[in-house]
Context: one part of a larger RNA
RNA sequence: UGACGGGGGCCCGCACAAGUGGUGGAGCAUGUGGUUUAAUUCGACGCUACGCGAAGAACCUUACCUGGGUUUGACAUGCACAGGAAGACUACAGAGAUGUAGUUCGUCCCUCGGGACCUGUGCACAGGUGCUGCAUGGCUGUCGUCAGCUCGUGCCGUGAGGUGUUGGGUUAAGUCCCGCAACGAGCGCAACCCUUAUCCUUAGUUGCCAUCGGGUGAUGCCGGGCACUCUGGGGAGACUGCCAGCAUAAGUUGGAGGAAGGUGGGGAUGACGUCAAGUCAGCAUGGCCCUUACGUCCAGGGCUACACACGUGCUACAAUGGCUGGUACAAAGGGUUGCCAACCCGCGAGGGGGAGCGAAUCCCAUAAAGCCAGUCUCAGUUCGGAUUGCAGGCUGCAACUCGCCUGCAUGAAGUCGGAAUCACUAGUAACCGCAGAUCAGCUACGCUGCGGUGAAUGCGUUCCCGGGCCUUGUACA
Numbered sequence: 001u002g003a004c005g006g007g008g009g010c011c012c013g014c015a016c017a018a019g020u021g022g023u024g025g026a027g028c029a030u031g032u033g034g035u036u037u038a039a040u041u042c043g044a045c046g047c048u049a050c051g052c053g054a055a056g057a058a059c060c061u062u063a064c065c066u067g068g069g070u071u072u073g074a075c076a077u078g079c080a081c082a083g084g085a086a087g088a089c090u091a092c093a094g095a096g097a098u099g100u101a102g103u104u105c106g107u108c109c110c111u112c113g114g115g116a117c118c119u120g121u122g123c124a125c126a127g128g129u130g131c132u133g134c135a136u137g138g139c140u141g142u143c144g145u146c147a148g149c150u151c152g153u154g155c156c157g158u159g160a161g162g163u164g165u166u167g168g169g170u171u172a173a174g175u176c177c178c179g180c181a182a183c184g185a186g187c188g189c190a191a192c193c194c195u196u197a198u199c200c201u202u203a204g205u206u207g208c209c210a211u212c213g214g215g216u217g218a219u220g221c222c223g224g225g226c227a228c229u230c231u232g233g234g235g236a237g238a239c240u241g242c243c244a245g246c247a248u249a250a251g252u253u254g255g256a257g258g259a260a261g262g263u264g265g266g267g268a269u270g271a272c273g274u275c276a277a278g279u280c281a282g283c284a285u286g287g288c289c290c291u292u293a294c295g296u297c298c299a300g301g302g303c304u305a306c307a308c309a310c311g312u313g314c315u316a317c318a319a320u321g322g323c324u325g326g327u328a329c330a331a332a333g334g335g336u337u338g339c340c341a342a343c344c345c346g347c348g349a350g351g352g353g354g355a356g357c358g359a360a361u362c363c364c365a366u367a368a369a370g371c372c373a374g375u376c377u378c379a380g381u382u383c384g385g386a387u388u389g390c391a392g393g394c395u396g397c398a399a400c401u402c403g404c405c406u407g408c409a410u411g412a413a414g415u416c417g418g419a420a421u422c423a424c425u426a427g428u429a430a431c432c433g434c435a436g437a438u439c440a441g442c443u444a445c446g447c448u449g450c451g452g453u454g455a456a457u458g459c460g461u462u463c464c465c466g467g468g469c470c471u472u473g474u475a476c477a
Base pairs, nucleotide, nucleotide: 001477002476003474004473005472007471008470009469010468011467012466013465015461016460019424020423021422022421023420026315027314028313029312030311031310032309033308034306035305042053043052064301065300066299067298068297069296070295073125077124078123079122080121081120082119083118084117087104088103089102090101091100092099093098108115109114127290128289130288131287132286136284137283138279139278140277141275143273148187149186150185151184152183153182154163155162156161167178168177169176193267194266195265196264198236199235200234201233202232203231204230207226208225212223213222214221239261242255243254244253245252246251317417321376322375323374324373325372326371327370333364334363335362338357339356343352344351345350383414388409389408390407391406392405393404394403430453431452432451433450434449435448436447
C1' cells in the first nucleotide's frame, strides 16, 4: 500500500421488510448430468454452464458411427508435357459416389508462337471443425451504469509511498459547495444522440362529411377540400427559471403556472481493472501433429437412445370458471422464386380459383382477454387434456427410425404442491392476444418485439446478500 475480520462509523441496491404472482408436487416441452450405444459429434459448469453457441438436426446442415470409393485431391496459385473448346443428352452396372459405352450440337480469342476453359500424367503444394483460449488477435460475460481509476507540477517521507481523492455539508453521481500544501488536468458521472409525452409550423393519392355537391341496400364510394386525426421534415418547450420556508453556500421542502417538473419515462452508451473467466468450432493466428490419411466424395444410421437426477418453461387442477351464440376496440411488423382477396368445394386441416399488391393505396388479418345473453351447479365433473386407435391434409426427391396440422374415438396424472427458492416499485407485476427473424416444412410451449386490460405494497434499515467511503486490528501478500 492492499486484502481480510462472526471490528467500528456513514450510505446505497426488489438486499431485507411490506405486498403480488410464481418455481419446488402433476402431465408435457426443452436443455444438462448420468447411463446406454457402432455413434449417441463438439463446446459451455457457483453467482457469470444447463429453451446456452443453435434466429429452425428427416436428406443437407454434420463436425460423430458403419460401409463403399478416391489420392494434385471437393477448393487456390504456379510450372512442365500430352490431348481436347467448354458444354448437353441417353443406355447399362451400382445404395450412391462413380465407372463403362454411345449420341448430339459445337470448335471461342488469335499479331498462327500461343491464350482463356476442360481432361490426363508429374512436381511445387492444397486440405484438417486435429491439439494447445495456460502461446495469441478480435469479440464477449461478470463485478457494474457501481462511482470510482489515475496523471503533471509542487509539498511531505531515507524509502515503499503519501498528499491532491481526506474533512464538514449535499447529490443518482469524485454531483456541487465550503474548508484544506496543495494547484491543475485526464479516463469515467452528467450533457450532447435515438425514442416517448404537449404545442406550433410545413407537406398532403392516409384521414374527414368537419363544410358543399352527387350516389348506394351499405361503405370516403365519387367530385371536391386539407380543417381535424395521422404520417414525415423543421421548430418551441423544463432551466430549481418564478413564489414561500430552511440553509453561509451547494442544496432541500412546499406551492404556482404547465402536456410534462426537479436526471419527466425508456433506450443506446460500460472508466482503470478483476476472474491465466469464455471462445483455436464464427473469423484470424504462433507452435505442435496427420498427409493413399486426422484430407476428401457417397449411401445408410446417429446427434431424437432411457432405470434415473437437476435446471428452464408450457398446460392445468376450475364457477372472478368451462362451453354455446351474438357483438366491440389495437399496435408493431412481413410480402414478387412472395403475401394471397372475392367466390366455390370440404365438419376441418385444406383444395380449387384467380382479383389486387414490389405495397400509408392490395394481402397476411376475424386481435384475444372484454361486453351482452344462454347453459353447466361443485362432481375427477360439460374441469383437465396426457396417452393410444382409426381416418385424412400439407411441405418435401423422401416423413420407418424422426415433421407439423385436422376430424372422430379414447380419456391418464392432477383437487393448489415438503424443506427450500425466484421475479417484480407503475402503465410496473399479473392476465390477454398479435407480429417477426431463422425457415421447403417444423417438433416455437423458445427468442425478439408489439399493443390491450391493469393492481397491491413500501413502517423502516435491526437482520440476510452484494456494493461504495472513512477508520481500526492482523502472525496474510

The part of an RNA shown here (small-subunit ribosomal RNA, 3' major domain) has 477 nucleotides and comes from an uncultured Bacillota bacterium. The coordinates come from a structure-prediction model, not an experiment, and the mean pLDDT is 84. Rfam family: Bacterial small subunit ribosomal RNA. The literature on the family includes a 2001 paper in Science by Yusupov et al., "Crystal structure of the ribosome at 5.5 A resolution".